[in-house]
Parts: sequence; C1' cells; structure tokens
RNA sequence: UACUUAUCCAGAUAAGACGGAGGGAAAGGCCCCAUGAAGUCUUGGCAACCUGUACAACUCUUUAUAUUGUAAAAGGUGCUAAUUCCUGCUCCUGUAAAGGGAGAAAGAUAAGAU
Repeated sequence: UACUUAUCCAGAUAAGACGGAGGGAAAGGCCCCAUGAAGUCUUGGCAACCUGUACAACUCUUUAUAUUGUAAAAGGUGCUAAUUCCUGCUCCUGUAAAGGGAGAAAGAUAAGAU
C1' cells in the first nucleotide's frame, strides 16, 4: 500500500508540563481555536474489538475443546467537541423546492490474512 469480516444516532468530552497556529481525513458547508490549535509526555476517564479471567447456557455418559450469553477490566489496541459534525452518489416519498427514509461510496477502529 492493497484484501476480508465486524462496528460506527451510546459513552468519556478532564487535569498538568512542553509547544506556539492551526485543527475538524479530503471537496463544499458549518464549526473549534491566543480564555492557547496541531503535536509530544504524564495522570485520569470511556468503551469492550482481541488475549486472559469468573459464571451460566448449549453439546456430552463424563470431562475437555468449540459456540453463545453475562460480569469484570488484568494485558494489547482504540477513543475522550459537534451522529463518522453535515452533505455529495443511487433509490423511495414529495407537482417542485424544502424536508424525510433506505442503501452505496469514502473514512475510522478492531481482528484476520498476505
């Protein structure tokens, strides 16, 4: 860099140090930001994808494995403004515009494979 699968209307929205003008992927919007952006480090928080743990169900003669669910949060990631901040492309609804709904694309994260 590309591939497969799953999830993305929930939650946390914090504090300190360094830093010093950008940031929200990209385009168009709309926002955040010197009452301090990005980034780095530390501490906290959220979540439960993977590993591990406990319990239950299922299976079974029994045990183990596998599977499913629940709990918890030790380890590996991730996240911690706004629904992935909104939209675009297709379809439906609508005379049309606006609005609404469904799906896709793109993106993000995890796990896997190469």
Predicted 3D model of a 114-nucleotide RNA (SAM riboswitch aptamer (S box leader)) from Mucilaginibacter sp. SG564. It matches the Rfam family "SAM riboswitch aptamer (S box leader)". A reference for the family is Grundy and Henkin (1998), "The S box regulon: a new global transcription termination control system for methionine and cysteine biosynthesis genes in gram-positive bacteria", Mol Microbiol. Its mean pLDDT, the model's own confidence on a scale to 100, is 79.